Description: RNAcentral holds the full RNA, with entries from MGnify. Predicted 3D model of a 388-nucleotide part of an RNA (large-subunit ribosomal RNA, domain III) from a marine sediment metagenome. Its mean pLDDT, the model's own confidence on a scale to 100, is 82. Rfam family: Bacterial large subunit ribosomal RNA.

Context: one part of a larger RNA
RNA sequence: GAGUAACGAUAAAGGGAGUGAAAAACUCCCUCGCCGAAAACCCAAGGUUUCCUAGCGCAACGUUAAUCGGCGCAGGGUGAGUCGGCCCCUAAGGCGAGGCGGAAACGCGUAGUCGAUGGGAAGCAGGUUAAUAUUCCUGCACCUUUUGUUACUGCGAUGGAGGGACGGAGAAGGCUAAUUACGCCUGGUGUUGGUUAUCCAGGUACAAGCGUGUAGGGAGUGAUCUUAGGUAAAUCCGGGAUCAUAUAUUCUGAGGCGUGAUGUGGGAUCUCAACAUAGAGAUGAAGGUGAUGAUGCCAUACUUCCAGGAAAAUCUUCUAAGCAUAGGUAACAAAGGACCGUACCGUAAACCGACACAGGUGGGUGGGUAGAGAAUACCAAGGCGCUU
Numbered sequence: 001g002a003g004u005a006a007c008g009a010u011a012a013a014g015g016g017a018g019u020g021a022a023a024a025a026c027u028c029c030c031u032c033g034c035c036g037a038a039a040a041c042c043c044a045a046g047g048u049u050u051c052c053u054a055g056c057g058c059a060a061c062g063u064u065a066a067u068c069g070g071c072g073c074a075g076g077g078u079g080a081g082u083c084g085g086c087c088c089c090u091a092a093g094g095c096g097a098g099g100c101g102g103a104a105a106c107g108c109g110u111a112g113u114c115g116a117u118g119g120g121a122a123g124c125a126g127g128u129u130a131a132u133a134u135u136c137c138u139g140c141a142c143c144u145u146u147u148g149u150u151a152c153u154g155c156g157a158u159g160g161a162g163g164g165a166c167g168g169a170g171a172a173g174g175c176u177a178a179u180u181a182c183g184c185c186u187g188g189u190g191u192u193g194g195u196u197a198u199c200c201a202g203g204u205a206c207a208a209g210c211g212u213g214u215a216g217g218g219a220g221u222g223a224u225c226u227u228a229g230g231u232a233a234a235u236c237c238g239g240g241a242u243c244a245u246a247u248a249u250u251c252u253g254a255g256g257c258g259u260g261a262u263g264u265g266g267g268a269u270c271u272c273a274a275c276a277u278a279g280a281g282a283u284g285a286a287g288g289u290g291a292u293g294a295u296g297c298c299a300u301a302c303u304u305c306c307a308g309g310a311a312a313a314u315c316u317u318c319u320a321a322g323c324a325u326a327g328g329u330a331a332c333a334a335a336g337g338a339c340c341g342u343a344c345c346g347u348a349a350a351c352c353g354a355c356a357c358a359g360g361u362g363g364g365u366g367g368g369u370a371g372a373g374a375a376u377a378c379c380a381a382g383g384c385g386c387u388u
Stems, first nucleotide, its partner, number of pairs: 013031006032385004040365004046345002050343001051076003055073003061069002081142002083341003087120003093114003099108003123140005143337011154323002159318004167305004173298003178292005183204006205264002209259004216252004220245008229237002269282004306309001351360002367379004
């Protein structure tokens, strides 16, 4: 220079009460404003205690003050057979016994062994905490392993076969979520043109599972005989023949209906408690019909196109060696289901950007009116007014 520039989005504040040494900024209430395919909610990554506290505090940190805080101190908080991992399986890729190459370091690579961003068993609804919940509690479920009992019985794999098992685009249909109208339930009745009315406000909810097997979609199916294939075998798969059957048979399949539910949730009312936000107990209203209707489900379906669109295991079946008081199947019963993650932020003041930085950050949900629409405008739920 200079008490100058700046104090980090022009979404916005005003009033009352409280606390306090002190209040524009903290807490509560009323009004106003902003976002609303987000500036809301739920996950992943990353962070790692930032979460909660009617516990205490304000030196520093906070671009100002601070009684406040993602700040300091103290205490508390993350509960799983079913969510995710671990586990079983493999992809690209990694490592790699022997092996090959090289003077060596080392490189490549078979068997194998790892490796998810993919495949593989099983849980929903309600309630509860200051802070966790598909984890605790209540109710109703399901899967798997082992053991036992009973009944029946050819079981057996690292091998064979099936299956798992997959692309792009497009269109039509059937549904549901959701929304909306009427009906119904509860409450309300106003100093304005209208106010007991053809009025106003709110509500009208519910899962997995179990039973049924529909709209629809796919395939011909079954029996007998035979067989140069499937590295051996096979009753399995494949090839061949004969017979039976076709609005058949069988597989799949949303939704609906019934049950779950004499339950949960649900208003008004009553009682208790209370300075007050809050709280405890009793009781437990309505719950139907229509319309609109998804980008969700049927659907890995259907149609079409050429560039022709993972693998392996779980699973089903077949036999080999072998075993046959074993083993297998079914029903019932009992027991087991470990370990790790789980708080909180997560379009952000908690992640990546030296900062409480107008930048960057994958997936899901996505209401109303107008609209083709996830555009845009105004709103709901919810969240904020961006720390001078």